[in-house]
A computed fold for a 351-nucleotide part of an RNA from Lathyrus sativus, annotated as small-subunit ribosomal RNA, central domain. It matches the Rfam family "Bacterial small subunit ribosomal RNA".

Context: one part of a larger RNA
RNA sequence: UUGGGCGUGAAGCGUCUGUAGGUGGCUUUUUAAGUUCGCUGUCAAAUGCCAGGGCUCAACCCUGGACAGGUAGUGAAAACUACUAAGCUAGAGGACGCUAGGGGCCGAGGGAAUUUCCGAUGGAGCGAUGAAAUGUGUAGAGAUCAGAAGGAACCCCAACGGAGAAAGCACUUUGUUGGGCCGACACUGACACUCAAAGAUGAAAGCUAGGGUAGAAAAUAAGAUUAGAUACCCCAGUAGUCCUAGCUGUAAAUGAUGGAUACUAAGUGGCUGUGUGUAUCCACCUGUGUAACGUUGUAGCUAACGCGUUAAGUAUCCCGCCUAGGGAGUACAUUUGCAAGAAUGAAACUU
Numbered sequence: 001u002u003g004g005g006c007g008u009g010a011a012g013c014g015u016c017u018g019u020a021g022g023u024g025g026c027u028u029u030u031u032a033a034g035u036u037c038g039c040u041g042u043c044a045a046a047u048g049c050c051a052g053g054g055c056u057c058a059a060c061c062c063u064g065g066a067c068a069g070g071u072a073g074u075g076a077a078a079a080c081u082a083c084u085a086a087g088c089u090a091g092a093g094g095a096c097g098c099u100a101g102g103g104g105c106c107g108a109g110g111g112a113a114u115u116u117c118c119g120a121u122g123g124a125g126c127g128a129u130g131a132a133a134u135g136u137g138u139a140g141a142g143a144u145c146a147g148a149a150g151g152a153a154c155c156c157c158a159a160c161g162g163a164g165a166a167a168g169c170a171c172u173u174u175g176u177u178g179g180g181c182c183g184a185c186a187c188u189g190a191c192a193c194u195c196a197a198a199g200a201u202g203a204a205a206g207c208u209a210g211g212g213u214a215g216a217a218a219a220u221a222a223g224a225u226u227a228g229a230u231a232c233c234c235c236a237g238u239a240g241u242c243c244u245a246g247c248u249g250u251a252a253a254u255g256a257u258g259g260a261u262a263c264u265a266a267g268u269g270g271c272u273g274u275g276u277g278u279a280u281c282c283a284c285c286u287g288u289g290u291a292a293c294g295u296u297g298u299a300g301c302u303a304a305c306g307c308g309u310u311a312a313g314u315a316u317c318c319c320g321c322c323u324a325g326g327g328a329g330u331a332c333a334u335u336u337g338c339a340a341g342a343a344u345g346a347a348a349c350u351u
Base pairs, nucleotide, nucleotide: 004322005321006320007305008304012319014201015200016199017198021194022193023192025088026087027086028085031082033081034080035077036076037075038074039073040072041071042070043069049065050064051063052062053061054060091191092188093187094185096183097182099180103177104176105175107173108172109171110154115149116148117147119145120144121143125136126135162169206247207246208245209244210243211242215241220236223233258318259317260316261315262314263313266296267295268294269293272291273290274289275288276287277286300307301306324351325350326349333344334343335342336341
């Protein structure tokens, strides 16, 4: 390699777009490349296999034979794949009608709270903890009232809920913009699926430059605790956290479960949309269909746990990945980055 696998044992790229490639719906037609069937040549001898024979047997030797297969030529078949030509509408797309939503971007506005500052009242503590101390206060703190400034985050609603490819998204709102579901159906007529490379996006932390800094807070410093305490607790407190423009490209980036299509018992829940039935209209209820989100569970699967129409079931297609533990996600090398690092990624040796 083959075989076997990838929820938890090694193993699904963080996510998406997408080129080459691989794979691909229904009907008729053409060709005959693949495919199938036949014939011919060839694949030296020896060896091997089968059937006989010869050495007293055997090893050994001799004679004969064939299957299967490869390759080339030639003749035929036309179901399937492919090709040619023409068509179809069930996949896909699409103009139309409606619709839900914290989907994205830009701008504007809002209130509560913390802190600080200013003024007033007032007069001894406050704050902290298991208990304290450091800290803070008669230069008037804490408490209460009025005013101002500034930054960050948006109580309740809130959910097992919603939309988004993922990361992620929630005060209110103008503008702008992407995607989805449902319905009915003009139109196109397989235009599809998956994708090495490539590209885009990608929490937090970190980095560069410039702003900003209320709260909380790595580092740091002080006080405690302790045998010690480079910690847990406490008083302070800088980077960073926020904004703008770039970089970085990683996470237990998790459903630890790649994407697409089809099929395979039921029960139940909320949710939003939508179609339809109950003679008609409105509201509600209810039956039923559809899309997404949960839960219980049959068959089946699984080592078990569990999964179970949102499959880890039954099948097909494409991609990625795994192959004993350590050494090691290390070394070397290359690419990339301002750096920190990231990506690709061994071996000796050892068990």